The RNA shown here (transfer RNA) has 72 nucleotides and comes from a Candidatus Nanoarchaeia archaeon. NCBI's taxonomy places the organism under Archaea, Nanobdellati, Nanobdellota, Candidatus Nanoarchaeia. The RNAcentral record of the sequence draws on ENA.

RNA sequence: GGGCCCGUAGUUCAGUAGAAGAACGCUUCCCUUGCAAGGAAGAGGUCUCGGGUUCAAAUCCCGACGGGUCCA
Numbered sequence: 001g002g003g004c005c006c007g008u009a010g011u012u013c014a015g016u017a018g019a020a021g022a023a024c025g026c027u028u029c030c031c032u033u034g035c036a037a038g039g040a041a042g043a044g045g046u047c048u049c050g051g052g053u054u055c056a057a058a059u060c061c062c063g064a065c066g067g068g069u070c071c072a
Base pairs, nucleotide, nucleotide: 001071002070003069004068005067006066007065010024011023012022013021018055026042027041028040029039030038048064049063050062051061052060
């Protein structure tokens, strides 16, 4: 320098046009003498950034940035 894959909650990941979910983690409550486990509720995300297409974009297109991998 070039090819391919990826970037979504604190972490690991789903969601591939009708607008965001799970598990773990965190907070509160119940339970316990107390802790853990268990049960209930809750908070937490301009979906990496800019532009384009569309009535509508996390999703499709272009570019940038970052990560992984392969080739030179």